[in-house]
Context: one part of a larger RNA
Molecule: large-subunit ribosomal RNA, domain IV
Organism: anaerobic digester metagenome
RNA sequence: CCUUCGCUAAGGAACUCGGCAAAACAGCGGCCGUAAUUUCGAGAUAAGGCCUGCCCUGCGCAAGCAGGGCCGCAGCUAAAGAGCUCAAGGGACUGUUUAUCAAAAACACAGCUCUCUGCUAACUCGCAAGAGGAUGUAUAGAGGGUGAGGCCUGGCCAGUGUCCGAACGUUAAGAGGAGAGGUUAGCACUUCGGUGCGAAGCUUUGAAUCCAAGCGCGGAUGAACGCCGGCGAUAACUAUAAUCGUCCUAAGGUAGCGAAAUUCCUUGUCGGGUAAGUUCCGACCUGCACGAAUGGCUUAACCACUUGAGCACUGUCUCAGCGAAGGACUCG
Numbered sequence: 001c002c003u004u005c006g007c008u009a010a011g012g013a014a015c016u017c018g019g020c021a022a023a024a025c026a027g028c029g030g031c032c033g034u035a036a037u038u039u040c041g042a043g044a045u046a047a048g049g050c051c052u053g054c055c056c057u058g059c060g061c062a063a064g065c066a067g068g069g070c071c072g073c074a075g076c077u078a079a080a081g082a083g084c085u086c087a088a089g090g091g092a093c094u095g096u097u098u099a100u101c102a103a104a105a106a107c108a109c110a111g112c113u114c115u116c117u118g119c120u121a122a123c124u125c126g127c128a129a130g131a132g133g134a135u136g137u138a139u140a141g142a143g144g145g146u147g148a149g150g151c152c153u154g155g156c157c158a159g160u161g162u163c164c165g166a167a168c169g170u171u172a173a174g175a176g177g178a179g180a181g182g183u184u185a186g187c188a189c190u191u192c193g194g195u196g197c198g199a200a201g202c203u204u205u206g207a208a209u210c211c212a213a214g215c216g217c218g219g220a221u222g223a224a225c226g227c228c229g230g231c232g233a234u235a236a237c238u239a240u241a242a243u244c245g246u247c248c249u250a251a252g253g254u255a256g257c258g259a260a261a262u263u264c265c266u267u268g269u270c271g272g273g274u275a276a277g278u279u280c281c282g283a284c285c286u287g288c289a290c291g292a293a294u295g296g297c298u299u300a301a302c303c304a305c306u307u308g309a310g311c312a313c314u315g316u317c318u319c320a321g322c323g324a325a326g327g328a329c330u331c332g
Stems, first nucleotide, its partner, number of pairs: 001327008010318002014316001019313001029051004037042001039148001053070007071075001076081001083311007090303002095107002111146007123132003149298004154228003159225002161221005168216003174210002179205005186197004229247005256290001257287001268284005
């Protein structure tokens, strides 16, 4: 010096990203006492205070209670056995998860909602047979989203998707076969070399016409994917703009919340807490770039979650010292 422990004057978080680590209080025993808030269950062992051994006597079935006495620094005498409070964010909760760096605010959840499915169900596995769904039957089953509860969930169907419609347009294979080409029996002409026409058959091609879904077309639909403006002017000081004008749009962000797990400028401004506060809490609103089941706001209880403050407590620190065991090191 390292590892694991023990003790420390005065101070007591000044340490540090952060009370990390350590210390400490109370110990699911008894008596008393207990706030805000609240879904009236809770919060709650809230917090906080006192008691606790042994012997004798009385009462009592006992547990124990009452009185008296004894000893110690100390009586739940050892061990084991919650630190607490205030405030905020997030997630309602118990649960689940990255076996082996992440336990969380992530996942799940009950509840809510949308879509599909009438049974040989939808859906899933399988080439199929078949199986699951289900020995179930819409109070059932499958899939998507949201995520207890409370108050709510605004506008836009132009784009994309889905559903409904079927008049018209377009449209495949197929049907259809007008017509056209090739070949040549034959006929005609011939300078006898050929040339022209050309039925049937075979063959190549092929117009009109008929014809599905789809798309175009018409409508519906947002707890479907999504989206939710700009400029200028205006009120008896100034400022601001209930108001007006104008352009664009499918429609221009409603309630609620807001420098927020979201705010760049920014340590915004004001207030609180501190002697001093880029964090924190309460407000304001100028929301770079919140916003309503990609849910909005609020919420008792809960949390090895995150943030701020306080009490207690301490070698975390001022600032280090001493001791123990085991190493390292030297000698053997």